[in-house]
Molecule: c-di-GMP-I riboswitch aptamer
Organism: Clostridiales bacterium
RNA sequence: AUUAACAAUGGGCAAACCUAUCGAAAGGUGGGGACGCAAAGUACUGGGCCUAAAACAACGAUGUUAUGGUUGCCAGACUGCUAAC
Numbered sequence: 001a002u003u004a005a006c007a008a009u010g011g012g013c014a015a016a017c018c019u020a021u022c023g024a025a026a027g028g029u030g031g032g033g034a035c036g037c038a039a040a041g042u043a044c045u046g047g048g049c050c051u052a053a054a055a056c057a058a059c060g061a062u063g064u065u066a067u068g069g070u071u072g073c074c075a076g077a078c079u080g081c082u083a084a085c
Stems, first nucleotide, its partner, number of pairs: 012037002017032006035072001041078002045075003048070003055064003
């Protein structure tokens, strides 16, 4: 220098559903299970959405409201891994 082969990862998380448990509920957590995700890692900072125990109003059904929740609803913030150029 040429030819051929090999490699381009290691892996991670875990929807619905089932089950146990906590909670008034929304929903959370454990186990099973995979729909999917290159941030489907962290966290309510802003918004959206969900719930309404207590409280208030009505006294007749009910209505209002987050101090509750959702990050796998969106955005912003912080952090992490790999390959090519």